[in-house]
Context: one part of a larger RNA
Molecule: large-subunit ribosomal RNA, domain IV
Organism: Kiritimatiellia bacterium
RNA sequence: ACCUCGUUAAGGAACUCGGCAAUCUAGCCCCGUAACUUCGGAAGAAGGGGUCCUCCAAGGGGUCAUCGUAACAGAGAAGCCCGCUGGAGGCGCAGUGAAAGAGCUCAGGCGACUGUUUAUCAAAAACACAGCACUCUGCUAACUCGCAAGAGGAUGUAUAGGGUGUGACACGUGACCAAUGCCGUAAGGUUAAGGUGAGAGGUUAGCCGCAAGGCGACGCUUUGAACUGAAGCCCCGGUGAAUGUCGGCCGUAACUAUAACGGUCCUAAGGUAGCGAAAUUCCUUGUCGGGUAAGUUCCGACCUGCACGAAUCGUGUAACGAUCUGAGCGCUGUCUCAACGAGGAUCUCG
Numbered sequence: 001a002c003c004u005c006g007u008u009a010a011g012g013a014a015c016u017c018g019g020c021a022a023u024c025u026a027g028c029c030c031c032g033u034a035a036c037u038u039c040g041g042a043a044g045a046a047g048g049g050g051u052c053c054u055c056c057a058a059g060g061g062g063u064c065a066u067c068g069u070a071a072c073a074g075a076g077a078a079g080c081c082c083g084c085u086g087g088a089g090g091c092g093c094a095g096u097g098a099a100a101g102a103g104c105u106c107a108g109g110c111g112a113c114u115g116u117u118u119a120u121c122a123a124a125a126a127c128a129c130a131g132c133a134c135u136c137u138g139c140u141a142a143c144u145c146g147c148a149a150g151a152g153g154a155u156g157u158a159u160a161g162g163g164u165g166u167g168a169c170a171c172g173u174g175a176c177c178a179a180u181g182c183c184g185u186a187a188g189g190u191u192a193a194g195g196u197g198a199g200a201g202g203u204u205a206g207c208c209g210c211a212a213g214g215c216g217a218c219g220c221u222u223u224g225a226a227c228u229g230a231a232g233c234c235c236c237g238g239u240g241a242a243u244g245u246c247g248g249c250c251g252u253a254a255c256u257a258u259a260a261c262g263g264u265c266c267u268a269a270g271g272u273a274g275c276g277a278a279a280u281u282c283c284u285u286g287u288c289g290g291g292u293a294a295g296u297u298c299c300g301a302c303c304u305g306c307a308c309g310a311a312u313c314g315u316g317u318a319a320c321g322a323u324c325u326g327a328g329c330g331c332u333g334u335c336u337c338a339a340c341g342a343g344g345a346u347c348u349c350g
Base pairs, nucleotide, nucleotide: 002344003343004342005341006340007339008338010336011335014334019331027051028050029049030048031047036041038168052090053089054088055087056086057085060082061081062080063079066075067074091095103329104328105327106326107325108324109323110321111320115127116126131166132165133164134163135162136161137160143152144151145150169316170315171314172313174246175245176244179243180242181239182238183237184236188234189233190232194228195227196226199223200222201221202220203219206215207214208213247265248264249263250262251261274308275305286302287301288300289299290298
């Protein structure tokens, strides 16, 4: 030097990515308790006092003689016991003197909540959740497993069951059906096998020819125009809490600036409400305000949204959280800056 503990002058987060770690706080009784709120909470909010021993005073409770009663009920002196209140006094740094035993507050993000998870680096803002919505399913249900038999669904029956998305609650949930998907429609177009089958080719009994060769019926065979021919696709309509998408340029007001206004191009339609440098903002430590002596973080605004936006939900929100971020009080060896002590481990000698 190392490990586990203990103590520490003055200061008190100056340490550090970050108060990580370690202190502080603490039980019980009494007083007292804000914003906000879904009226339940928040809340043990916060904050303050008491706590040991002796004596005194007053009141109370218990027990009991006794009274009372048919028996209970009921009443109840002294004494004894209990503990409450008030007063006086005592000792100590300290009175739950040990042990056990919350630090508190303010503001914001995310997720409503209790729960679940990467057995062995992640407990979370991820998953789930009640609630909400869409969609399928009429029972031999849909759907899932199985080659099948069969089983689950369910000894259930649309207030049921399956799937998908969202995720308490409050307020809301805009435009677009052009593309993709799904649903519906069946007039027309296209379209398979199959059916009917014009026509054509091959073969050859036969006929012609001196020959080479030519023609060639029936049958068999290879093809085959045309007609008929379902779903699907095309076509038509619907559908967004279906997959998704939600513009550009130019000009214009009596300072300037800006543009309520106008023009034009394109589109299926051009982002509504709300929110906004945000878990989203590149430029960026944007600008202004607050907090600090000093603040790339934080809080409140602005809006120029590189590239928010409405159930891939939007915006709020009490309560909750080993969640993330910022601030304050208290507190401390985290630090200025280190010291000492106890035990241990290691090493050397014996």